[in-house]
RNA sequence: UCCUCGAUAGCCAAGUGGUAAGGCGUCGGUCUCGUAAACCAAAGAUCCAGGGUUCAAUCCCCUGUUGGGGCA
Numbered sequence: 001u002c003c004u005c006g007a008u009a010g011c012c013a014a015g016u017g018g019u020a021a022g023g024c025g026u027c028g029g030u031c032u033c034g035u036a037a038a039c040c041a042a043a044g045a046u047c048c049a050g051g052g053u054u055c056a057a058u059c060c061c062c063u064g065u066u067g068g069g070g071c072a
Stems, first nucleotide, its partner, number of pairs: 002070006010024003018055001026042001028040003048064005
């Protein structure tokens, strides 16, 4: 240089055209003398950036940024 995979909430991570699931964590509550655990409930992501296609884009196409792997 080239090829390939990834970027989604504080962290991990699913979803691959019809407005994003779950876990950990956080806030509140129940329980406890108190804490942890357990249980209940809540908040939190315009999906890396720009452009294109489409009635509609996290998803498809192009370019860029950044990270991992591979050939030389």
The RNA shown here (transfer RNA) has 72 nucleotides and comes from Gigantopelta aegis. Model confidence (mean pLDDT): 84 of 100. Its Rfam family is "tRNA". It is annotated as a transfer RNA. Rfam's curators write: Transfer RNA (tRNA) molecules are approximately 80 nucleotides in length. RNAcentral holds the sequence, with entries from Ensembl Metazoa. Taxonomically the source falls in Gigantopelta (Eukaryota, Spiralia, Lophotrochozoa, Peltospiridae).